[in-house]
Context: one part of a larger RNA
């Protein structure tokens, strides 16, 4: 490498955004790059193929004829691709009428509940376990009742509900803001898909800088357990948990499934929307659309399984794979304030 593949055997970048390339609906019309055809010229020798011929054969070798090309010029031809230039609306995009939403930012309020702190009542335990003890508690604890302070999550509503490009997103109200679905077919007239480099988003932990600190809680530190117990379990807790601004740049970042586009039975929940029947108004039901599950024909698939939300049929454009271990290591290069990330070998070995 020519292939072949990438849900679970190796493989889909964690997710957008988008330059360059790389493909790109329909219909005319012209050009003649690409394509497709003829002429011409070139395609040394040697080799290849066919014929004849020299060494007794053969390898070897002499003659002759072909073949051999991303070549070159010169004509033709117009169906694809390209290039010009005139329609077109079905992809795309605007408009306008309607709706759902934990989408994202920012102020402010609010109720349960833990703790803690002041007081009341009251008096010996309490707390914790599989039992126990460390622990609290006559300086009056636990219980209970009242006022109080302060962080942090927001029960029920809750739903294989929603909403988001992923990460992720749930108390209630305002204020800013972005998407999305259905609709009319009114406007634009291929404006487009897909994307190496690039750039911006990115849990949780971690770092800086300055606040906060109630619960929970890595290290710590006691108590048990135990043959030990650097643990699981019980009392205490310090960094994080929280907030503000910079940094990290990684996860089983998962659907372990890249993005667009079409095209191929059905049956059944569900959640936005339309529209129709149908009501006082709904409900049901009937059609249609968008999202989100199940079961399943045909197919595919080693099997498990997938199955219009495809791992089926296909086309584009991207990214990655090529036996295990050394290694996601080592060096070097870039990034980071460390920690470390990102790219990424080889000897050796099986």
């Nucleotide at each position: 490498c020519u292939g072949g593949g990438c849900g679970u055997a190796a493989a889909g970048c964690g997710c957008g955004c988008g330059c360059a390339g790389g493909c790109g609906g329909u219909u005319g019309a012209g050009c003649a790059a690409g394509u497709u055809u003829g002429g011409c010229g070139u395609g040394a020798a040697a080799g290849c193929u066919c014929c004849c011929g020299g060494c007794u054969u053969a390898a070897c070798u002499g003659g002759g004829a072909g073949a051999g090309g991303u070549c070159g010029u010169u004509g033709a031809a117009a169906a694809c691709u390209g290039c010009u230039u005139g329609g077109c609306u079905u992809g795309a995009g605007g408009c306008g009428a309607u709706g759902a939403g934990a989408g994202g930012g920012g102020u402010a309020c609010g109720g349960a509940a833990u703790u803690c702190c002041a007081g009341g009542u009251g008096u010996u335990g309490u707390g914790g376990u599989g039992g126990a003890a460390u622990g609290c508690g006559u300086a009056g604890a636990u219980a209970u009742c009242u006022g109080g302070a302060g962080g942090a999550a927001c029960a029920c509503c809750a739903g294989u509900g929603g909403c988001g490009a992923a990460a992720g997103c749930g108390g209630u109200a305002c204020c800013c803001u972005g998407g999305c679905a259905c609709u009319g077919a009114c406007c634009u007239g291929a404006c487009g898909c897909u994307c190496a480099u690039g750039u911006g988003c990115g849990a949780a932990a971690g770092c800086g800088u300055g606040g906060g600190g109630a619960g929970c809680g890595a290290a710590c530190g006691g108590g048990a357990u135990u043959a030990g117990a650097u643990a699981c379990c019980c009392c205490g807790g310090u960094a994080g948990u929280c907030c503000a601004c910079g940094c990290u740049g990684u996860a089983a970042a998962c659907g372990a499934u890249g993005a667009a586009u079409a095209c191929u039975a059905g049956g059944u929940g569900u959640g936005g929307g339309u529209g129709g029947c149908g009501u006082c108004a709904a409900a049901c039901c009937c059609a249609u659309u968008c999202g989100u599950g199940c079961c399943g024909a045909a197919g595919c698939a080693a099997a498990c399984g997938c199955g219009a939300u495809a791992a089926g049929u296909a086309u584009u454009c991207c990214g990655c794979c090529u036996g295990g271990g050394g290694a996601g290591u080592a060096c070097g290069g870039c990034c980071g304030c460390a920690a470390g990330g990102c790219u990424a070998u080889a000897a050796c070995u099986c």